Molecule: SAM riboswitch aptamer (S box leader)
Organism: soil metagenome
RNA sequence: CUUAUCGAGAGUGGCUGAGGGACUGGCCCGAUGAAGCCACAGCAACCGGUCCUGGGAGCUGACCAGGAGUCCGGUGCUAACUCCAGCCGGGGAUGACGCUACGGGCAACCCGGAGAGAUAAG
Numbered sequence: 001c002u003u004a005u006c007g008a009g010a011g012u013g014g015c016u017g018a019g020g021g022a023c024u025g026g027c028c029c030g031a032u033g034a035a036g037c038c039a040c041a042g043c044a045a046c047c048g049g050u051c052c053u054g055g056g057a058g059c060u061g062a063c064c065a066g067g068a069g070u071c072c073g074g075u076g077c078u079a080a081c082u083c084c085a086g087c088c089g090g091g092g093a094u095g096a097c098g099c100u101a102c103g104g105g106c107a108a109c110c111c112g113g114a115g116a117g118a119u120a121a122g
Base pairs, nucleotide, nucleotide: 001122002121003120004119005118006117011040012039013038014037015036019029020028021027023086024085025084026083041078042077043076046074047073048072049071050068051067052066053065054064055063082116087113088112089111090110091109098106099105
């Protein structure tokens, strides 16, 4: 850089001791122990192996597409939707009402997309 996925799932113990949730704002988590390291356990199914189906073909294999599964291997993950928003667009009833240039204009709220980020494969 490209492609795919991101509303599900899964934690205990030891060492240590104040931070952490990418960034900014919010809102949270944290001495009933943050981050980090270690051990063991678990989740998941991205990749390789494995198994099945199809394509191709006279047959087999290689190859391609789809699926199964978690037995083995490589990663990843185990608070909160990627915690929420950030940019653009659409909606925004009744009642209430924050801001207001008094215009349902903005915000709150709902939806779609983009961006950013994370992980995997190349």